A computed fold for a 391-nucleotide RNA from a Deltaproteobacteria bacterium, annotated as Bacterial RNase P class A. The sequence was found by an Rfam model in a public genome assembly. Of the family's consensus pairs, 95% are formed in the model.
């Protein structure tokens, strides 16, 4: 230099001038309650601070929180699926095993069980699970033809067709054919035997463990598919800030009907209940304030671990909006593109501070509050692999 793989920053800075949202101080008016102080509560000035994100998107997981009067216990139903570890949990993260892809750096995973049962493997193909002969290959019998042998009788090798018997190696078919590869041994062939390999049992080291290794035995052998349904294993009430609490406002304190009601689906048990509560029509409201931001919370340093991440000690307070606020312009300065120019190194190739010019800035904006995953993107830096060149 090319090209790949992996991780970490940043998401423009700064000045003016107009415009927004809330906080906090004081001044000054006003209301309320009151004898007054105290308090609450508006409104107008001035000041002083504060005001979007890595994903805030997607609603896929988990929780905090709230409600359902207890939220108990089982069945359905869902997720999760190899080992250890972390974390409030998780279907997330880390670190490992095995397998897989890539030359490698890396990276994927659907990774319990197919000997509990059911099912399915389409077409093609002889067969698709205790199978099986399409093309073939070996014997043996017969007919029929060439050739040689023979006086003849008859006999030999070859083909062709045809029957029986053996074969399942070798071709073909297919995503996948009842081990693989060498040799041996048959008529020909087959784990039929024999070494290596795979498979299986079992010992013996190593590791907490998934496993890995080394031996020794064996028949040489009953696929694949659970992201099929099932079976094991562990987990899950339900429902959701539009949750939910107060506060005023207001009509009809209506009318009917039920015996049961208690927030996915069944059944247990519990607790309420005829003044309870549900249902079904009808009718008024749809306003205010709270929930609503100090947190499993950011940063700094140490210490424990390979890490995830824990613990300690210092610091910090970064939005709280209600139909929805941070926008709009004018310099400068940076970044990133493209074209001229080029100090300067250096044989050369080239690499180049700097300066001019001209153009850009991605993906994209909370709304209860965090932990992740996924997906969407601009511009830096770094570390490792693989190629090619120069020294």
């Nucleotide at each position: 230099g090319c090209a790949g793989c992996c991780g970490c920053u940043c998401g423009g800075g700064u000045g003016g001038u107009c415009g927004c949202c809330g906080g906090c101080u004081c001044u000054u008016c006003c209301c309320c309650c009151g004898a007054a102080a105290c308090g609450g509560g508006g409104a107008a000035g001035c000041g002083c601070g504060g005001g979007a994100g890595g994903a805030a998107c997607g609603u896929c997981c988990g929780a905090g929180c709230u409600c359902c009067a207890c939220a108990g216990g089982g069945c359905a139903a869902g997720a999760u699926g190899c080992c250890g570890g972390g974390u409030a949990a998780c279907g997330c993260c880390c670190g490992g095993u095995g397998c897989g892809a890539g030359c490698a750096a890396u990276c994927g995973c659907g990774a319990g069980g197919a000997a509990a049962g059911u099912g399915c493997c389409a077409c093609a193909g002889a067969a698709a699970a205790c199978a099986a002969a399409c093309c073939g290959c070996u014997c043996g019998g017969c007919u029929g033809c060439u050739c040689c042998c023979g006086c003849a009788a008859g006999g030999g090798c070859g083909c062709c067709g045809u029957c029986g018997a053996g074969c399942a190696a070798g071709g073909g078919u297919g995503a996948a054919a009842c081990g693989g590869c060498g040799g041996g041994g048959u008529a020909a062939g087959a784990g039929c035997c024999c070494a290596c390999c795979g498979c299986g049992u079992c010992u013996g080291c190593g590791g907490u463990g998934a496993c890995g290794u080394a031996g020794a035995c064996g028949g040489c052998a009953c696929g694949g598919c659970a992201a099929a349904c099932c079976c094991c294993a562990u987990c899950u009430g339900g429902a959701g800030c539009a949750a939910g609490g107060c506060c005023a406002c207001g009509u009809a304190g209506g009318a009917g009907g039920g015996u049961g009601a208690a927030c996915g689906g069944c059944c247990c048990g519990u607790u309420c209940g005829a003044u309870a509560c549900c249902c079904u029509c009808g009718g008024g409201u749809a306003g205010g304030c709270u929930g609503c931001u100090g947190g499993a919370g950011g940063g700094g340093c140490g210490c424990a671990g390979c890490a995830a991440u824990g613990c300690g000690c210092c610091u910090c307070c970064u939005a709280g909006a209600g139909g929805a606020a941070u926008g709009a312009u004018c310099g400068c300065c940076g970044c990133c593109g493209c074209g001229c120019c080029g100090a300067g190194g250096g044989c050369a190739a080239c690499c180049g501070a700097g300066g001019c010019g001209c153009g850009g800035g991605a993906c994209a904006g909370g709304a209860c509050u965090c932990g992740g995953c996924g997906u969407a993107u601009g511009a830096g830096c770094g570390a490792c692999u693989g190629c090619g060149g120069c020294c």